[in-house]
Context: one part of a larger RNA
RNA sequence: UUGGGUUUAAAGGGUGCGUAGGCGGGAGAUUAAGUCGAUGGUGAAAGGUAGCAGCUCAACUGUUUUACAUGCUGUCGAUACUGAUUUUCUUGAGUUAUUGGAAGGCAGAUAGAAUUUCUGGUGUAGCGGUGAAAUGCUUAGAUGCCAGAAGGAAUACCGAUUGCGAAGGCAGUCUGCUGCAAAUAUACUGACGCUGAGGCACGAAAGUAUGGGGAUCAAACAGGAUUAGAUACCCUGGUAGUCCAUACAGUAAACGAUGAUUACUAGCUGUUUGCGAAAGUAAGUGGCUAAGGGAAACCGAUAAGUAAUCCACCUGGGGAGUACGCCGGCAACGGUGAAACUC
Numbered sequence: 001u002u003g004g005g006u007u008u009a010a011a012g013g014g015u016g017c018g019u020a021g022g023c024g025g026g027a028g029a030u031u032a033a034g035u036c037g038a039u040g041g042u043g044a045a046a047g048g049u050a051g052c053a054g055c056u057c058a059a060c061u062g063u064u065u066u067a068c069a070u071g072c073u074g075u076c077g078a079u080a081c082u083g084a085u086u087u088u089c090u091u092g093a094g095u096u097a098u099u100g101g102a103a104g105g106c107a108g109a110u111a112g113a114a115u116u117u118c119u120g121g122u123g124u125a126g127c128g129g130u131g132a133a134a135u136g137c138u139u140a141g142a143u144g145c146c147a148g149a150a151g152g153a154a155u156a157c158c159g160a161u162u163g164c165g166a167a168g169g170c171a172g173u174c175u176g177c178u179g180c181a182a183a184u185a186u187a188c189u190g191a192c193g194c195u196g197a198g199g200c201a202c203g204a205a206a207g208u209a210u211g212g213g214g215a216u217c218a219a220a221c222a223g224g225a226u227u228a229g230a231u232a233c234c235c236u237g238g239u240a241g242u243c244c245a246u247a248c249a250g251u252a253a254a255c256g257a258u259g260a261u262u263a264c265u266a267g268c269u270g271u272u273u274g275c276g277a278a279a280g281u282a283a284g285u286g287g288c289u290a291a292g293g294g295a296a297a298c299c300g301a302u303a304a305g306u307a308a309u310c311c312a313c314c315u316g317g318g319g320a321g322u323a324c325g326c327c328g329g330c331a332a333c334g335g336u337g338a339a340a341c342u343c
Base pairs, nucleotide, nucleotide: 004314005313006312007297008296012311014202015201016200017199021195022194023193025089026088027087028086029085030084031083033082034081035078036077037076038075039074040073041072042071050065052062053061054060092192093189094188095187096185097184098183099182101180104178105177106176107175108174109173110172111155116150117149118148119147120146121145122144126137127136163170164169207248208247209246210245211244212243217241221237222236223235224234259310260309261308262307263306264305266289267288268287269286270285271284272283273282274281275280292299293298316343317342318341325336326335327334328333
């Protein structure tokens, strides 16, 4: 470069915003850059291609003929498509108004259960734990029961193939601030759109720094068991951490293992939200299937079907997401990312 692919075989970037770029709705006018036609110049010779001729043939050769030289450039035309300029349209996109939903986000306040600890009371010999035990706690009065207090963390039931969010994710209640989908109206703008290399922002858990907090649980660690051993599974403890604030880190089976947007394609059946008197309809969210697709499992209007635009990625297994270099980071490490060799 060409061709083929990316749910599970190698392969969709974790997610969004957005720069350049690529692509882009209907109608008219002008232009003629791309495009198309005609024609002029140039495109050295040799070589190559095709013929003819000359060495007996051939290789080879030729003041020869023909064609090619797909290109560049000038001129004259064509105007369907693309482009440029311009006028206009409303269905794409957005604005506005009305309705309105939800665990969307941030901040503050607050509630009741439960665990733990402490204090007091009651009360006496065990409690706890396991497959069975032991370590452990307990006559300095435990466990249990009752009352009170403290503190931290999480929000039972409702709760659901439920809802919201770009993804990560989000759940007691109330208040404040704030983002947004959807529907209806069709008043306004008039293609303002789609995608998006770099870039910027967000990004679970664990981890890092500083300062708080510390109830529970619990890496590490200690002890008890088990076992041939047991650096484990089980038990008793237990520190980082788990929580908060600020800053970093930037990765996950970040999964629907399925990039974004748009259009089209036969039905059945649930459910959420809106509009509507109803029939129905719009936007989501589930199940089952037709056609079609697929190696199959299966997908099937929320496509993995039929098409289009743009981005990302793949090219045998191992070596290896390693080495080296560079960039980022306090570090841990992250990003980029080979080869030898081997099968």